Transfer RNA from a Candidatus Magasanikiibacteriota bacterium, 73 nucleotides, folded computationally. It matches the Rfam family "tRNA". The family's RNA type in Rfam is transfer RNA. The sequence was found in a public genome assembly. NCBI's taxonomy places the organism under Bacteria, Bacteria candidate phyla, Candidatus Magasanikiibacteriota.
[in-house]
């Protein structure tokens, strides 16, 4: 200094044709149990890494930035 790939909910991630943001853990309420483990059921949490930019319309396309990987010099 240059290839590539990753940044989405506390975590780990998914979301493959651009069209309403998801799941499992966890967290918080209920219900069952004398009470706990567990087990059902509900909720609540998201400037989608940062900015720009095409589109009626971006998590997704495109450019710039920043952080991490990894490879080459």
């Nucleotide at each position: 200094g240059g290839g590539c790939c990753c940044u989405u909910a506390g975590c780990u991630c998914a979301g493959u044709u651009g069209g309403u943001a998801g799941a499992g853990c966890g967290u918080u309420c209920g219900c069952a149990u004398g009470g706990c483990a567990u087990g059902c059921g509900a909720a609540a949490g998201g400037u989608g890494a940062g900015g720009g930019g095409u589109u009626c319309g971006a998590g997704c396309c495109c450019c710039c930035u920043a952080g991490g990987g990894u490879c080459c010099a």